[in-house]
The RNA shown here (Bacterial RNase P class A) has 379 nucleotides and comes from Arthrobacter sp. 35W. It was read from a public genome assembly, where an Rfam model found it. Rfam family: Bacterial RNase P class A. Rfam links the family to the GO terms dimeric ribonuclease P complex, tRNA processing and ribonuclease P activity. It is annotated as a ribozyme.
RNA sequence: UGGGGUGGCUAGGCGGCCGCGCGCCACGCAAGUGGCUCGAGGAACGUCCGGGCUCCGCAGAGCAGGGUGGUGGGUAACGCCCACUCGGGGAAACCCGCAGGCCAGUGCCACAGAGAAGAGACCGCCCCGGACCGCUUGCGGACCGGGGUAAGGGUGAAACGGUGGUGUAAGAGACCACCAGUUCCCUGGGUGACCAGGGAAGCUAGGUAAACCCCACUCGGAGCAAGGCCAGACAGGGCAUGAUCGAGGGCUGCUCGCCCGAGUGCCCGGGUAGGCCGCUAGAGGGCGUCGGCAACGGCGUUCGUAGAUGGAUGGCUGCCUCUCGUGCGUGGGCAACUGCGUACGAUGACAAAACCCGGCGUAUCGGCUGCCCCAUCCA
Numbered sequence: 001u002g003g004g005g006u007g008g009c010u011a012g013g014c015g016g017c018c019g020c021g022c023g024c025c026a027c028g029c030a031a032g033u034g035g036c037u038c039g040a041g042g043a044a045c046g047u048c049c050g051g052g053c054u055c056c057g058c059a060g061a062g063c064a065g066g067g068u069g070g071u072g073g074g075u076a077a078c079g080c081c082c083a084c085u086c087g088g089g090g091a092a093a094c095c096c097g098c099a100g101g102c103c104a105g106u107g108c109c110a111c112a113g114a115g116a117a118g119a120g121a122c123c124g125c126c127c128c129g130g131a132c133c134g135c136u137u138g139c140g141g142a143c144c145g146g147g148g149u150a151a152g153g154g155u156g157a158a159a160c161g162g163u164g165g166u167g168u169a170a171g172a173g174a175c176c177a178c179c180a181g182u183u184c185c186c187u188g189g190g191u192g193a194c195c196a197g198g199g200a201a202g203c204u205a206g207g208u209a210a211a212c213c214c215c216a217c218u219c220g221g222a223g224c225a226a227g228g229c230c231a232g233a234c235a236g237g238g239c240a241u242g243a244u245c246g247a248g249g250g251c252u253g254c255u256c257g258c259c260c261g262a263g264u265g266c267c268c269g270g271g272u273a274g275g276c277c278g279c280u281a282g283a284g285g286g287c288g289u290c291g292g293c294a295a296c297g298g299c300g301u302u303c304g305u306a307g308a309u310g311g312a313u314g315g316c317u318g319c320c321u322c323u324c325g326u327g328c329g330u331g332g333g334c335a336a337c338u339g340c341g342u343a344c345g346a347u348g349a350c351a352a353a354a355c356c357c358g359g360c361g362u363a364u365c366g367g368c369u370g371c372c373c374c375a376u377c378c379a
Stems, first nucleotide, its partner, number of pairs: 001375010012320007020039002023036005041350001045361002048359005053223004060256004065219005070084005085099001086097004100214002105212002107208003122153002124149007132141004161179006180204002182201008227277004236268006248260003284303008322348001323346010
């Protein structure tokens, strides 16, 4: 200097004129008027997870159903975050993983192929019997039948371990040496997943669970349109059924248990839709310090930063700044490359609270910046 990897911060600034919202102050009987501070995001989006909070409810057990899935930590909790282990990708920094179990069971693996999980004989190889041909009388060739074999060839993505030997009629882990896998034992390291090493057993059991399933852990429900308070208005009627031998109810479903319970359930019809609370001080933010590899936590100090309810923060404009383009001028450097000034023009992404918070996912114009990897050049 170039390319690559991985984080953090930010998301224009200063004014003017007019127009909005909460709060506070002043004036006013009131309506209202004036002044002052403050007034959308990194995702406010998705509604995918987890909670705080509210109600059911004083509350249990089982089944079904759901969620997660290596280990250890963090957190209020999580499907999130951090660290590590194993596997895969990459030259590397780094990135990815729906990462427990296929000897619990049941499925699936097209076509091809003899045969696709306890399978299998198409071409072959060997032996026995029959009978034919040739010839050098002992061999060779071809055919039929029976038996053995899975080492050679072929099919396939994949063929029931691999290489070399012994052995055999021909072969085969049948046996042996080495290797791979599986299971078990031991030693060392580690909290652990796991890692390193040594040994034994011929044990050889494909893939798939992002297939059903098994295993481990875990899970009440509904939701701010939750839930309360105030004011105000109206109009009740019918049917069914129950009254302790108990209807009905206890809000994911079922069962049991427990509890409430004298009225309940259904249909038709009428009134209300107003105001206030919930509603913003929080598992909050900043700074410093201590502990920890880190996520994060402790301690101290400091700040007060929208709260609407048909739903506020807008319109116009000046200067500056950022980005891009064009023109002119002017530098630095061996090179690769790159800076400054000036004039004109253009552009400004994704997008917006509605109870609050911790995450994840998705969209996105730019700017600043830390660390790491590789290459090249110079000293």